A computed fold for a 337-nucleotide part of an RNA from Candidatus Komeilibacteria bacterium RIFOXYA2_FULL_45_9, annotated as large-subunit ribosomal RNA, domain IV. The full RNA is in RNAcentral, with records from ENA and SILVA. The prediction has a mean pLDDT of 83. Taxonomically the source falls in Candidatus Komeiliibacteriota (Bacteria, Bacteria candidate phyla).

Context: one part of a larger RNA
């Protein structure tokens, strides 16, 4: 010096990205007591207190014995419970083992699942919601070259697929583009059919080549529907009796110009925005404001009790994390063998 431990005056997070680690708290024992919130189940062992040993006595009780037809009465009574009085100690669950708690935000409802060997999470799943496909001798879908099999010895309250993700309140506008679906017409259109006509050759019959018009599927065009389909949801100028702002007006463009809600946010560049709170002091945090670089409604929006080895902020308790280090123990390192 390293590893694993123990103790420490005064202070007590000043350490640090961060109380990481350590310390402290202490039984799912008994009694008391317990807030906001809430889906009335919870929250909750919330929080916070007190008790716990031994001796004596009393009462109660399981059981046993006796009497009684029974109800019951009397006696006894292990262990235990309760009450009263007393004893000792600083300390009575104390040998070990044995939750820290609270306040406030974000995300995800929850229990669960996951990167075997750097990530356990806010990711995945989930119950619930919704859309699409599927009417069954042989569904749709999937596996297989096929036979065949799964679906299913099921039958739309069933099966398959997509998205969302408990519950509560809700889920706005746009079908121009892309996709999907529907459409006995029309246009375009391949092989093919038919074959006017033309050419070559031949004496000819013929053979060969070319070929207009017409007929001719899906698709595309065309017509329409469709957003819990992919998606998208404006600009400029002016205007009110201080100023400022603009309910209002004009104009251009668009398929339509972002509704409710939320908002410096897991989204805000400028930015440590501004104001308030907390601190002596706060780029974090909480509450507001709205100027949303670049929020926004199942690519779900906004709330939400309970839950979380999740992620922020604060408080109490506690401490060698620190001020600032010291001493001790064991095992290494080191020297010798």
């Nucleotide at each position: 010096c390293c590893c694993u431990c123990g103790u420490u005056a005064a202070g007590g997070a000043a350490c640090u990205c961060g109380g990481c680690a350590a310390a402290a708290c202490a039984a799912c024992g008994g009694c008391c007591g317990u807030a906001a919130g809430u889906u009335c189940g919870c929250a909750a062992u919330a929080a916070g207190g007190c008790c716990u040993u031994c001796c004596u006595g009393a009462a109660g009780u399981a059981g046993g014995c006796g009497c009684g037809c029974a109800a019951g009465c009397g006696c006894u009574g292990a262990a235990c419970u309760u009450c009263a009085g007393g004893a000792c100690g600083c300390a009575g669950u104390a040998a070990a083992a044995g939750a820290c708690u609270c306040c406030u935000a974000g995300c995800g409802a929850c229990u669960g699942u996951u990167u075997a060997c750097c990530a356990a999470a806010a990711a995945c799943a989930c119950a619930g919601g919704u859309c699409c496909c599927u009417g069954c001798u042989a569904a749709a879908u999937c596996u297989g070259u096929a036979a065949a099999g799964a679906g299913a010895u099921g039958u739309a309250u069933a099966g398959g697929g997509g998205c969302u993700g408990a519950u509560g309140c809700c889920u706005g506008g746009c079908c121009a583009g892309u996709g999907u679906c529907a459409g006995a017409a029309c246009g375009u259109u391949a092989a093919g059919g038919c074959g006017a006509g033309a050419g070559g050759u031949g004496c000819a019959a013929g053979c060969c080549u070319u070929g207009a018009a017409c007929c001719g599927a899906a698709g595309c065009g065309c017509u329409g529907a469709u957003g819990a389909a992919c998606g998208c949801c404006g600009g400029c100028g002016a205007u009110a009796a201080c100023u400022a702002u603009a309910a209002u007006c004009g104009u251009c463009c668009u398929a339509a110009g972002g509704u409710a809600g939320c908002g410096a946010a897991a989204u805000u560049c400028c930015u440590u925005g501004u104001c308030g709170g907390g601190u002596a002091a706060g780029u974090u945090c909480c509450g507001a404001c709205c100027u949303g670089c670049a929020u926004g409604a199942a690519u779900g929006g906004c709330g939400u009790a309970a839950c979380g080895a999740c992620u922020g902020g604060g408080a109490g308790a506690c401490u060698g994390u620190c001020u600032c280090a010291a001493c001790g123990a064991g095992g290494g390192a080191c020297u010798c063998g």